[in-house]
Molecule: SAM riboswitch aptamer (S box leader)
Organism: Acidobacteriota bacterium
């Protein structure tokens, strides 16, 4: 440069140097900006992901900020597909049921509980929305 898997509706600014641009592929919008853009620096702050701690049967939650990251507006809005008042599609919510994991109990097999998790499948009462592409961030392999 690629390749994987996760997450983007939340949250976070003072000062100083500069001096005309930005808002992170492309177009198109809208929006910020000399009442000072963007970039340097200084400190500060947030908490996505690793990391380190509390708890807990356990993958969840907290707490810390050590490593990247971040601090205008949903990834600033759209482009391609689906759908668009719900009879189909398709989102969440709540139930059922099967399966994987994980914990207990019992244990030759095999079973039985439970679940801050996963996936399939139904069901119900509801929503103007859903999705994919491409962006960005982090671990990771190679």
């Nucleotide at each position: 440069c690629g390749c994987u898997u996760a997450u983007c509706a939340a949250g976070a600014g003072u000062g100083g140097c500069u001096g005309a641009g930005g808002g992170u592929a492309c177009a198109g919008g809208c929006c910020c900006u000399a009442u000072g853009a963007a970039g340097c620096c200084a400190c500060a702050g947030c908490a996505a992901c690793c990391u380190g701690g509390u708890c807990c049967g356990a993958g969840a939650a907290c707490c810390a900020a050590g490593g990247u990251g971040c601090u205008a507006a949903c990834u600033c809005c759209u482009g391609c597909c689906c759908c668009u008042a719900a009879c189909c599609a398709g989102g969440g919510c709540u139930c059922c049921c099967g399966a994987a994991u994980c914990g207990c109990g019992g244990g030759u097999a095999u079973c039985g509980c439970g679940a801050g998790u996963u996936c399939g499948g139904g069901a119900g009462a509801u929503c103007a929305g859903g999705g994919a592409g491409a962006g960005a961030u982090a671990a990771g392999a190679u």